[in-house]
Context: one part of a larger RNA
């Protein structure tokens, strides 16, 4: 040095576990905001770093309910307290709620700077009015004690007001709407404008879904230009719990149907298409859901208020087991029982229907919310739709690329009829059939899930599952937009090793002790491999 065996170190795979995720179902909710939101900054604890809670009343205050023995979050410890005169805790309603932020008095490099106006309480000073105490002058009564009135002074108090100081609170943005006062150019009038008052009006945020306004390219066509991707991504306006659409100027075919929306089918059909790539219906049929109304009035629609009553926002009751044995520990094993409208599930020192929490079942609200129903009140809709239908030119939408191109929308130019009328039936004409545009509203079936509650899983189990089971959108990186980790497990219980020894009053270790176990010692369950030693044997 190699090989083998044994025994260690290192390392953290594997196994087991789960506080965290993922997906779905059902129900609810579908908004919050100038009464200042979402989101933050800074504070706030006896000791207090992060998180959580809260806001100078600051891990909290009041009240109404629940609950019933411990409590002062995570989070140990010390200190100091609270609590059957009901604490901590849970729910309802309130109070407080710094500063920034739409941020709104002005500014600003967010959490800061600088203002003006009004007013309460307070202090100083001052004016007036008034009450009382004491004193003086005068008058009247008079029992010479005193009583009543009057001018003035001193002191105390109350009320109203002025000035100065200082504190606290409130107000002061813009737009819109309504009302008012003014008011030019321009003689009058008017208008623009200015100012004031009032408004619980708007703004900003929010995951997707919805309806408008704009609107790509990569890509495909095996190149590429019409075409496609696609009216997609993205930008932007607006709304609701859904939105949109909607009560036939619709289809159909000579039979008839009867608003809209969604699903299945019709059907990858008819079509369309450098007839390429591709795009791609409808009628009809079967379902889900069904609802019709209004335009001058006994009606309809919308809203508000009151009331009724489920439900929700805390909770309560809730059956039935012992012994022996193994073991550190019984829920295991054995024996004998019991309950069950409860043998779902979780915990307890190993696997518990009967130990604990629960479960089946039954019950419960002072207060708040409140579907539906009922009653009352208020508001709205101006009489059937003309610069409309149609036409020309140019575009767009329709499955339909200008095509034989009907139908719908309209930038521009035009432009009817008036129910004896008009539209449509895929160029167009006739006949026939069918409907009545140019006004408005309308639930349900449908779409989605930031979220709440409950439940489920041939979903994951720490390189998985959310990026995040842990102080995670943290540490860290970047000027910034932005990017973005790693990191779980002692034990049943800290019983977390008193005391002794080596050592530097170390690190670390050896005894002793705890424990079932310490090769479970906070580098802690199990502890693989690579890698590094030691011992023994063999070979060289």
């Nucleotide at each position: 040095a190699g090989c083998a065996u044994u025994u260690g170190g290192u390392g953290g795979a594997u196994g087991c576990c789960u506080u965290g995720g993922c997906a779905c179902a059902u129900a609810c909710a579908g908004g919050c905001g100038a009464u200042g939101a979402a989101g933050g900054a800074c504070g706030u604890g006896g000791c207090a770093c992060g998180c959580u809670g809260c806001g100078a009343u600051a891990a909290g205050c009041g009240u109404c309910g629940g609950g019933g023995a411990g409590u002062u979050g995570u989070g140990a410890g010390c200190a100091a307290a609270c609590u059957u005169u009901g604490a901590u805790c849970c729910g309802g309603c309130g109070a407080u709620u710094u500063c920034c932020g739409a941020a709104u008095g002005g500014g600003g490099a967010a959490a800061c700077c600088c203002a003006c106006c009004u007013u309460c309480a307070c202090c100083a000073u001052u004016u007036c009015a008034u009450u009382c105490u004491g004193g003086c002058u005068c008058c009247g009564g008079u029992u010479u004690a005193c009583c009543g009135g009057u001018u003035c002074c001193u002191g105390a108090g109350u009320g109203a007001g002025g000035u100065g100081g200082a504190u606290a609170a409130g107000g002061u943005a813009u737009c819109c709407c309504a009302g008012g006062u003014u008011g030019a150019a321009u003689a009058a009038a008017a208008u623009a404008g200015a100012c004031c008052u009032g408004g619980u009006g708007a703004a900003g945020c929010g995951a997707a879904c919805c309806c408008g306004g704009g609107g790509a390219a990569c890509u495909g066509a095996a190149a590429c230009a019409u075409c496609u991707c696609a009216g997609u991504a993205c930008c932007u306006g607006g709304a609701g719990g859904a939105a949109a659409a909607g009560a036939c100027a619709u289809c159909a075919a000579c039979c008839g149907a009867g608003a809209u929306u969604c699903c299945g089918u019709u059907a990858g059909u008819a079509g369309u298409g450098g007839c390429g790539a591709g795009c791609g219906a409808a009628c009809g049929c079967g379902g889900a859901c069904c609802a019709g109304g209004c335009c001058a009035g006994u009606g309809c629609c919308u809203g508000a208020u009151a009331u009724u009553c489920a439900a929700c926002u805390a909770g309560c009751a809730g059956a039935a087991c012992a012994c022996u044995u193994u073991g550190g520990a019984a829920a295991g094993a054995g024996u004998g029982g019991c309950c069950a409208u409860a043998g779902c599930g979780g915990g307890u020192g190993a696997c518990a229907g009967c130990c604990c929490c629960g479960u089946a079942u039954g019950c419960g609200a002072a207060a708040g919310u409140g579907a539906u129903g009922u009653a009352u009140c208020a508001g709205g809709a101006c009489u059937c739709g003309a610069g409309u239908a149609g036409g020309g030119c140019g575009g767009g939408a329709c499955a339909c690329g200008u095509g034989u191109a009907a139908u719908c929308c309209u930038g521009u130019c035009u432009g009817a009829a008036c129910a004896u009328g008009g539209g449509g039936g895929g160029a167009c004409c006739a006949c026939c059939c069918u409907c009545c545009a140019a006004g408005c509203c309308u639930a349900a079936a449908u779409a989605c899930u930031c979220g709440u509650a409950u439940g489920u899983g041939a979903c994951c189990g720490a390189u998985a599952g959310c990026g995040a089971a842990c102080a995670a959108g943290u540490a860290c990186c970047g000027u910034g937009a932005g990017g973005g980790a790693a990191a779980g497990g002692u034990g049943a219980a800290a019983a977390g090793c008193a005391c002794c020894c080596c050592g530097a009053u170390g690190a670390g270790g050896g005894g002793a002790g705890u424990g079932a176990a310490a090769c479970a010692g906070u580098a802690c369950c199990u502890g693989a491999a690579a890698c590094c030693g030691a011992a023994u044997g063999c070979u060289u």
Background
The part of an RNA shown here (large-subunit ribosomal RNA, domain I) has 540 nucleotides and comes from an uncultured bacterium. It was read from a public genome assembly. The coordinates come from a structure-prediction model, not an experiment, and the mean pLDDT is 80. It matches the Rfam family "Bacterial large subunit ribosomal RNA". Rfam links the family to the GO terms structural constituent of ribosome and ribosome.